[in-house]
RNA sequence: GAUCGGAUGAAGCUGAAGUAGGUGACAAGCUCGCUUGCACGGGGGAACCAAUAGUCCGGGGCGUAAGGGUCUAAGGACGCGAGAACACUUCCAUGUUCGAGCCGACAGCUAACCUCGUAAGCAUAUUGGAAGUAAUG
Numbered sequence: 001g002a003u004c005g006g007a008u009g010a011a012g013c014u015g016a017a018g019u020a021g022g023u024g025a026c027a028a029g030c031u032c033g034c035u036u037g038c039a040c041g042g043g044g045g046a047a048c049c050a051a052u053a054g055u056c057c058g059g060g061g062c063g064u065a066a067g068g069g070u071c072u073a074a075g076g077a078c079g080c081g082a083g084a085a086c087a088c089u090u091c092c093a094u095g096u097u098c099g100a101g102c103c104g105a106c107a108g109c110u111a112a113c114c115u116c117g118u119a120a121g122c123a124u125a126u127u128g129g130a131a132g133u134a135a136u137g
Base pairs, nucleotide, nucleotide: 012122013121014120018038019037020036021035022034023033024032025031039118040117041116042115043114044113049108058106060103061102062101067080069078070077071076083098084097085096086095088132089131090130091129092128093127
């Protein structure tokens, strides 16, 4: 000097996936379990409205991830694309990246009401202009 791995700190990102208490366990807590409130997100669920016939396909949901094309016997590979993310917010320009998966026989909308989740992963990076906001001095 280079490469690989680990730990810690600061300010952060995708996503709904946070926060303040009580209580128990343990030697202890920025630990774990249970529980309460607030916050964020999803599902079920009247009237009214919609639907009501035939055929095919089970129908539907969470999510940005609607959908295509070429090749392969298939598995799959490559690429296009609606759409999505990028560090306070919005708009414009520009650059990079994602464009998957999962649930499971079952539900139109839907007030009251009922119910479920609060994970997982990453991290020194895209910049510029305009308007605004917040914090600090």
The prediction has a mean pLDDT of 76. Predicted 3D model of a 137-nucleotide RNA (c-di-AMP riboswitch aptamer (ydaO/yuaA leader)) from a bacterium. It matches the Rfam family "c-di-AMP riboswitch aptamer (ydaO/yuaA leader)". Rfam links the family to the GO terms regulation of gene expression and cyclic-di-AMP binding. From the family's description: This family represents a conserved RNA structure found upstream of the ydaO and yuaA genes in Bacillus subtilis and related genes in other bacteria. The ydaO/yuaA element is thought to act as a genetic 'off' switch for the ydaO and yuaA genes in its native state. It is believed that the element may be triggered during osmotic shock leading to activation of ydaO, a predicted amino acid transporter gene, and members of the yuaA-yubG operon which code for KtrA and KtrB K+ transporters.